This is a predicted structure of a 74-nucleotide RNA (transfer RNA) from a Bacteroidota bacterium.
RNA sequence: GGGCCCUUAGCUCAGUUGGUUAGAGCAGCAGACUCAUAAUCUGCGGGUCGUAGGUUCGAGCCCUACAGGGCCCA
Numbered sequence: 001g002g003g004c005c006c007u008u009a010g011c012u013c014a015g016u017u018g019g020u021u022a023g024a025g026c027a028g029c030a031g032a033c034u035c036a037u038a039a040u041c042u043g044c045g046g047g048u049c050g051u052a053g054g055u056u057c058g059a060g061c062c063c064u065a066c067a068g069g070g071c072c073c074a
Stems, first nucleotide, its partner, number of pairs: 001073007010026004019057001028044005050066005
């Protein structure tokens, strides 16, 4: 230098054919239970969907550029 893949909650990851309000587990907080802790159960909060544009009535999803990370080739 070229090609491919990944980027969504604090962490690990889903998200179907583009469709109205973006989810799970773990972690955190509160409560229940217990003499108490752990475990278990219930509830709650937490998101510029990497950034900037574009297409569309409508984008996490499609297109382009850039950024970060990984793999391969030279």
The sequence was found in a public genome assembly.